[in-house]
Molecule: glmS glucosamine-6-phosphate activated ribozyme aptamer
Organism: Acetomicrobium sp. UBA3949
RNA sequence: UAAUGUGGUCAAGCGCCCGGACUGGUUGCAGGCCAGUUGACGAGGUCGGGGGAGAAUCGAACCUAUCGGCGGAUGCCCCCGUGGCCUGGGAAGGUAGGCCAAUAAGUCGUCUUACAAAACCGUGGAGCGAUCUGCGGGACAAAGGAGGCGGCAAUCUUCCUU
Numbered sequence: 001u002a003a004u005g006u007g008g009u010c011a012a013g014c015g016c017c018c019g020g021a022c023u024g025g026u027u028g029c030a031g032g033c034c035a036g037u038u039g040a041c042g043a044g045g046u047c048g049g050g051g052g053a054g055a056a057u058c059g060a061a062c063c064u065a066u067c068g069g070c071g072g073a074u075g076c077c078c079c080c081g082u083g084g085c086c087u088g089g090g091a092a093g094g095u096a097g098g099c100c101a102a103u104a105a106g107u108c109g110u111c112u113u114a115c116a117a118a119a120c121c122g123u124g125g126a127g128c129g130a131u132c133u134g135c136g137g138g139a140c141a142a143a144g145g146a147g148g149c150g151g152c153a154a155u156c157u158u159c160c161u162u
Stems, first nucleotide, its partner, number of pairs: 014071004019067001020038007041059003047081006082101006089160006106152008120137007
């Protein structure tokens, strides 16, 4: 230094760039050309397999380039399988219907409840510069999840209860 094995960590606002914007050089200037820089801040999100479509949730910041484009993605739909659960009060059984994904029925409304990073400030490093990056300080979310209340909604048989 390379390969292999084991363990840990990280991993989708993720990766990339022919437009654009910005910087430098060339040019008297402009234009053109060359080289470079930039091009999403976190939260949240995967039962297994196959297929489809494709503009896939939530806020923060900026005060509108986080513009635009290409690809991808844990989201969405369908099928199969596996698993959990629901179906007038309780229990059992059969069948059927249905909801979901190990946080495992649902749906609508309302109330309660948690947490972030960039931004910003300060201080270094690299670069002619655009810009990149380290460290310190430092606040502020929403969705979601959980719980309360209310409404809607779904088989059959037997026994008990009302």